[in-house]
RNA sequence: CCGUCAGGCUGUUCUAUCGCUCCGUUAAAGUCGGGGAGGAAAGUCGGGACAACACAGGGCGCCAUACUUCCUAACGGGAAGGUUCUGCCGAAAGGCAGAAACAGCAAGUGCCACAGAAAAUUACCGCCUUGGUGCAAACCGGGGUAAGGGUGAAAAUGUGGGGUAAGAGCCCACGCGUAGCGAUGGUGACACCGCUAUGGGGUAAACCUUAUGGGUUGCAAGGCCAAAUAUACCGGCGAAGGGGCAUAGCUCUUUAAGGACUGCCCGUCCGAUGCCGGUGGGUAGGCUGCUUGAGCUUUGUGGUGACGCAAAGCCUGGAUAAAUGAUAGAAACAUUGCCUUAUGGCAAUUUACAGAAUCCCGCUUACAGGCCUGACGGUUUU
Numbered sequence: 001c002c003g004u005c006a007g008g009c010u011g012u013u014c015u016a017u018c019g020c021u022c023c024g025u026u027a028a029a030g031u032c033g034g035g036g037a038g039g040a041a042a043g044u045c046g047g048g049a050c051a052a053c054a055c056a057g058g059g060c061g062c063c064a065u066a067c068u069u070c071c072u073a074a075c076g077g078g079a080a081g082g083u084u085c086u087g088c089c090g091a092a093a094g095g096c097a098g099a100a101a102c103a104g105c106a107a108g109u110g111c112c113a114c115a116g117a118a119a120a121u122u123a124c125c126g127c128c129u130u131g132g133u134g135c136a137a138a139c140c141g142g143g144g145u146a147a148g149g150g151u152g153a154a155a156a157u158g159u160g161g162g163g164u165a166a167g168a169g170c171c172c173a174c175g176c177g178u179a180g181c182g183a184u185g186g187u188g189a190c191a192c193c194g195c196u197a198u199g200g201g202g203u204a205a206a207c208c209u210u211a212u213g214g215g216u217u218g219c220a221a222g223g224c225c226a227a228a229u230a231u232a233c234c235g236g237c238g239a240a241g242g243g244g245c246a247u248a249g250c251u252c253u254u255u256a257a258g259g260a261c262u263g264c265c266c267g268u269c270c271g272a273u274g275c276c277g278g279u280g281g282g283u284a285g286g287c288u289g290c291u292u293g294a295g296c297u298u299u300g301u302g303g304u305g306a307c308g309c310a311a312a313g314c315c316u317g318g319a320u321a322a323a324u325g326a327u328a329g330a331a332a333c334a335u336u337g338c339c340u341u342a343u344g345g346c347a348a349u350u351u352a353c354a355g356a357a358u359c360c361c362g363c364u365u366a367c368a369g370g371c372c373u374g375a376c377g378g379u380u381u382u
Base pairs, nucleotide, nucleotide: 001378002377003376004375005374006373007372008371009370010369012331013330014329015328016327017326018325020036021035022034023033024032038353042364043363045362046361047360048359049358050218051217052216053215057266058265059264060263062214063213064212065211066210067081068080069079070078071077082102083100084099085098086097087096088095089094103209104208108207109206110203111202112201124149125148126145127144128143129142130141131140132139133138157175158174159173160172161171162170176199177198178197179196180195181194182193184191185190222288223287224286225285232279233278234277235276236275237274240254241253242252243251244250245249258270259269260268261267295314296313297312298311299310300309301308302307332351334349335348336347337346338345339344
């Protein structure tokens, strides 16, 4: 310097004319002034703010998460680590990058196809030993074996030696796995060393167990105003007591049928011309919620980092069938070509993915061009 991969940032500006929309000014209009779509606004996968139920609980069910510590309003998110596995480089030690649905199989119940003798207490071949038949070759039995071979993803912890009829942790030495305990280091997960015990595995995005968390619904939440209709019809259920004031009314409380919270139960609340179900009729308009926020920028400071703290500054859509645009010119960024000693100049081309609807924080996906960082490979000795 080039290439590949991974991660991150950015991803247009100005002038003129016309047009749309919001706010301020105005009695109103007009004029004038100021503003007007993203890093993903997408997906609707997560978490909240906020609102109602409602004054707000308990149990079961159901759902979600699952190594450690930290960050955050919170999260299934993020940061930094640990363990295991994978890839690349390297002789090795190790380094770099990536993945994990990383609690538990020593609570229990299941499953491991096919192949193979056998998937947990098995013997197909083989090895040792022994009997019978047979001239021999060989065949038919009995006993022992799990070291060798075969099948398979996986076959009773590995290697070496001894021992044995042949073998086997049968014995010995050194290892390996699992569980427990102890010392040292660490906030911790763990690391390393030692000791004791033990020796079929795998599987929990198998049923399950353990721990933690979760009320439900969602701006089409909710609140206010106006208008209209039929206080219609049918069926079912129910209408009790007490207190106070007062004088025949008012008010408070308990309560039935029933209803709400919630999938169920308990519980709580509402409920006295009331409630439930069905048929049928009217309305669909306007205002609000509605954008000042867990907000953004800069500087300093603490921290490995995510991020925190302090100070100063800034205000940046609010539509409602849905505005934020159109035209013309130029610039900027980038690419290509030509010219130039160089700075630079000229010409041509190009600008992706995409469009708010209560708001915010994450995750996932899409993306022309440009920039930065890291790893690997190649070229070169400037």
Description:
Model confidence (mean pLDDT): 76 of 100. A computed fold for a 382-nucleotide RNA from a Bacteroidales bacterium, annotated as Bacterial RNase P class A. Lineage of the source: Bacteria > Pseudomonadati > Bacteroidota > Bacteroidia > Bacteroidales. Its Rfam family is "Bacterial RNase P class A". From the family's description: Ribonuclease P (RNase P) is a ubiquitous endoribonuclease, found in archaea, bacteria and eukarya as well as chloroplasts and mitochondria. It was read from a public genome assembly, where an Rfam model found it.